The RNA shown here (c-di-GMP-I-GGC riboswitch aptamer) has 75 nucleotides and comes from a Nitrospirota bacterium. The coordinates come from a structure-prediction model, not an experiment, and the mean pLDDT is 86.
[in-house]
RNA sequence: CACGACAAGGCCAAACCCUUUGUGAAAAGGGGACGGAAAGCGGCGGGUCUUUAAGAGACGGCCGAGCUGCCGGAG
Numbered sequence: 001c002a003c004g005a006c007a008a009g010g011c012c013a014a015a016c017c018c019u020u021u022g023u024g025a026a027a028a029g030g031g032g033a034c035g036g037a038a039a040g041c042g043g044c045g046g047g048u049c050u051u052u053a054a055g056a057g058a059c060g061g062c063c064g065a066g067c068u069g070c071c072g073g074a075g
Stems, first nucleotide, its partner, number of pairs: 001075001003072002011036002016031006034061001040067002044064003047059005
């Protein structure tokens, strides 16, 4: 550099339930684990969704690109 081992130590937490916030998509906290080697970060492009008169928003656990990062058996 590339790769991701039935490796080690750890990390995150889908659905669902409860509480709160929001018109809403959803978000935050608690419980809970389907999964994840970037499921870490940011809405830049696409996509999906909400609301709307214009417009303004939601999702980073949909895809791409970007920035950053733990471990190290084989290459």